This is a predicted structure of a 379-nucleotide RNA (Bacterial RNase P class A) from Gemmatimonas sp. SM23_52. Model confidence (mean pLDDT): 76 of 100. It matches the Rfam family "Bacterial RNase P class A". It is annotated as a ribozyme.
RNA sequence: CGAGGGGAGCGAGGGGCCGCGGACCGGCGCCAUAGAGGCGGGCGGUUCGAGGAAAGUCCGAGCUCCGCAGGGAAGGGUGCCGGGUAACACCCGGGCGGCGAAAGCCGACGGAAAGUGCCACAGAGAACAGACCGCCAGCAGCCGGGUGCCUGCGUGGCGCCCGGUCGCCGGUAAGGGUGAAACGGUGGGGUAAGAGCCCACCGCCCGCGCGGGUAACCGCCGGGGCACGGCAAACCCCACCCGGAGCAAGGCCAAGCAGGGGAGAGCGGUGACCCGCCGCGUUCUCAUCCCCGGGUAGGCCGCUGGAGGCGUCGGGCAACCGGCGUCGCAGACGAAUGGCCCCCUAGAACAGAACUCGGCUUACGGCUCCCCUCCGCGG
Numbered sequence: 001c002g003a004g005g006g007g008a009g010c011g012a013g014g015g016g017c018c019g020c021g022g023a024c025c026g027g028c029g030c031c032a033u034a035g036a037g038g039c040g041g042g043c044g045g046u047u048c049g050a051g052g053a054a055a056g057u058c059c060g061a062g063c064u065c066c067g068c069a070g071g072g073a074a075g076g077g078u079g080c081c082g083g084g085u086a087a088c089a090c091c092c093g094g095g096c097g098g099c100g101a102a103a104g105c106c107g108a109c110g111g112a113a114a115g116u117g118c119c120a121c122a123g124a125g126a127a128c129a130g131a132c133c134g135c136c137a138g139c140a141g142c143c144g145g146g147u148g149c150c151u152g153c154g155u156g157g158c159g160c161c162c163g164g165u166c167g168c169c170g171g172u173a174a175g176g177g178u179g180a181a182a183c184g185g186u187g188g189g190g191u192a193a194g195a196g197c198c199c200a201c202c203g204c205c206c207g208c209g210c211g212g213g214u215a216a217c218c219g220c221c222g223g224g225g226c227a228c229g230g231c232a233a234a235c236c237c238c239a240c241c242c243g244g245a246g247c248a249a250g251g252c253c254a255a256g257c258a259g260g261g262g263a264g265a266g267c268g269g270u271g272a273c274c275c276g277c278c279g280c281g282u283u284c285u286c287a288u289c290c291c292c293g294g295g296u297a298g299g300c301c302g303c304u305g306g307a308g309g310c311g312u313c314g315g316g317c318a319a320c321c322g323g324c325g326u327c328g329c330a331g332a333c334g335a336a337u338g339g340c341c342c343c344c345u346a347g348a349a350c351a352g353a354a355c356u357c358g359g360c361u362u363a364c365g366g367c368u369c370c371c372c373u374c375c376g377c378g379g
Base pairs, nucleotide, nucleotide: 001376002374003373004372005371006370007369008368009367010366013343014342015341016340017339018338020049021048022047023046024045025044026043028040029039030038031037051350055361056360058359059358060357061356062355063246064245065244066243075242076241077240078239079238080094081093082092083091084090095109096107097106098105099104110237111236115235116234117231118230119229132176133175134172135171136170138168139167141165142164143163144162145161146160147159148158149157150156184202185201186200187199188198189197203226204224205223206222207221209220210219211218212217250301251300252299253298259292260291261290262289263288269286271284272283308327309326310325311324312323313322314321315320
């Protein structure tokens, strides 16, 4: 250089003009006043104003309301060990397994000798299995070769040995072949051929053996020829954890209408009672006013100061924790970040808060910095 690995960061910048949302300050007009106050989402100024993921809403919490004596069952979740944390399915460190030449990356990683279940296709056989090809022994037939004997001398007959072939009956799990997986692996001995049948090494199991480690686990020693295939994101077993709903949570104020209570004048009005009718009288009622509770429209709170950010020092391998200093950093409810122009590498990605926080996951054009590895090329 090239190829690759790990980590951290940015997510355009500057200027001019106009515009939008919040807070604060100043002053104007109108209404109402004893004082307050309200309205014109009015006007001007100052200041602040989206993200690394604001996203998916997948986990874990805070907060709020409801439920709840305690225990159990059901249901759900988590699952190597140690640590971190408010908590977690997250993070850090370690172990083991897998991948890679390495840097390094990935893993829901308890239990399959408690039970049940499943193991497609292919294959002979898929769990305490299986002879399809192959290999080997035996038996019978046939063919060929060699040889011995008989002889009537015919390329005859009867035997023995070797080889081949077809069939039958067995042995064999070494080899081939199928498969994701075939009942330890490699080598040697052994055997008719084979086989943990025997041996060496590796692997495996056992010991509550010894040593190291907080532990997961690792190393050593001894014993055993070796059983116990895989799947638990199948049921299940073991250990631990878990009440429900969510800011449209929830709370405060509260017009009008409807409801309840009271006052009031008997002068007048509405309706009713007494009455055959009118009038008078009495009582009730409505209109009026006051009070009360619940509560709709509407308004306000919740609402952003929090397990907070940054810097520095200390502890720790690290995640993280602690001390000190410093900062104020969106809070809307038709819901704000936009538009035009200029400069520069021509400015391009994914995408926008809606109670908040810790994580995970997913999307993303381009750029910067640091550390590491070496199959290869060059100096």